This is a predicted structure of a 357-nucleotide part of an RNA (small-subunit ribosomal RNA, central domain) from a Candidatus Uhrbacteria bacterium. Model confidence (mean pLDDT): 82 of 100.

[in-house]
Context: one part of a larger RNA
RNA sequence: CUGGGCGUAAAGGGUCCGUAGGCGGCCCGAUGCGUCGGUUGUCAAACCUCGGGGCUUAACCCCGAGACUGCAAUCGAUACGGUCGGGCUCGAGCAUGGGAGAGGUGAGCGGAAUUGCCGGUGUAGUAGUAAAAUGCGUUAAUAUCGGCAAGAACACCAAAUGCGAAGGCAGCUCACUAGAACAUUGCUGACGCUCAGGGACGAAAGCGUGGGGAGCGAAAGGGAUUAGAUACCCCUGUAGUCCACGCCCUAAACGAUGGAUGCUAGAUAUCGGGAGUAUCGACCCUCCCGGUGUCGGUUAAACAAGCUAACGCAUUAAGCAUCCCGCCUGGGGAGUACGGUCGCAAGACUAAAACUC
Numbered sequence: 001c002u003g004g005g006c007g008u009a010a011a012g013g014g015u016c017c018g019u020a021g022g023c024g025g026c027c028c029g030a031u032g033c034g035u036c037g038g039u040u041g042u043c044a045a046a047c048c049u050c051g052g053g054g055c056u057u058a059a060c061c062c063c064g065a066g067a068c069u070g071c072a073a074u075c076g077a078u079a080c081g082g083u084c085g086g087g088c089u090c091g092a093g094c095a096u097g098g099g100a101g102a103g104g105u106g107a108g109c110g111g112a113a114u115u116g117c118c119g120g121u122g123u124a125g126u127a128g129u130a131a132a133a134u135g136c137g138u139u140a141a142u143a144u145c146g147g148c149a150a151g152a153a154c155a156c157c158a159a160a161u162g163c164g165a166a167g168g169c170a171g172c173u174c175a176c177u178a179g180a181a182c183a184u185u186g187c188u189g190a191c192g193c194u195c196a197g198g199g200a201c202g203a204a205a206g207c208g209u210g211g212g213g214a215g216c217g218a219a220a221g222g223g224a225u226u227a228g229a230u231a232c233c234c235c236u237g238u239a240g241u242c243c244a245c246g247c248c249c250u251a252a253a254c255g256a257u258g259g260a261u262g263c264u265a266g267a268u269a270u271c272g273g274g275a276g277u278a279u280c281g282a283c284c285c286u287c288c289c290g291g292u293g294u295c296g297g298u299u300a301a302a303c304a305a306g307c308u309a310a311c312g313c314a315u316u317a318a319g320c321a322u323c324c325c326g327c328c329u330g331g332g333g334a335g336u337a338c339g340g341u342c343g344c345a346a347g348a349c350u351a352a353a354a355c356u357c
Base pairs, nucleotide, nucleotide: 003329004328005327006326007311008310012325014201015200016199017198021194022193023192025088026087027086028085029084030083031082033081034080035077036076037075038074039073040072041071042070048066049065050064051063052062053061054060091191092188093187094186095184096183097182103177104176105175106174107173108172109171110154114150115149116148117147118146119145120144121143125136126135162169163168206247207246208245209244210243211242215241216240220236221235222234223233258324259323260322261321262320263319266295267294268293269292270291271290272289273288274287275286276285306313307312330357331356332355339350340349341348342347
């Protein structure tokens, strides 16, 4: 170079955008670069293979032929690939129209609850647990009523729901903003797919500066439990959790399943859009497109083909194919050391070997 693989055995990059590169729809013409065929030349000798010969044989030696892989010239072929020219519309994109959505950012507003404070009523407990105790309470708690303040999160709706590239997103309103689906068929005319480097985003925790701090709560203190209890349970409680800006860049970042395109029985539920039918109208019903699920059991009823080591997957493929990227190659040592890059740090990324089984 190659081979076989990547749901669970080792293996899909956390996600997207995109450069180089790789790959690329239908028709016509040209070219003949790749590609294919013929001829010629060259490809030193030795070595190698085959045939023959010489030493009694072999090794050894001699003669002839051949072969792998190329290069150059020339003649020819033109399907496929390339290039150039022309055309097409189904891929891709744009326009127009009415809808759906917890998509994003910012601002404003709302009620319930919690805690604190103030005032009223009221009196001895309250809180907590398996049981207790620490704690709180006659300086009047808990309970209850009224008021004020603060911070954080948004019950019901709510769903197998929806949206987003992923992380993720849920009170209400407004502003700004992104994407997808459907319909009309109007426009462009292959403008496409993937993507090493690169860039952007990236839960939680953590870090820096400034704010904020109700509840919860690493650390810490106390009470229990226990042989002990640096825990599980209880009472407190700091960082943090929240906001702004700047970092960090990890995860069971999971569907443990990269992206794109085409093809390969269905049934059913649901979300969005549309067409038809019907109607005064809506609903209902039938069909189409796009998304999200299920095909299980008490069983009346099943996933077909195919794939898979099995489990299972099965039009949302793990089926049948093509293209591009990433990754794996026995366990431990080790996602470690060293070096490098990045980071304020924590550390992240890249990534061995000795040795050992």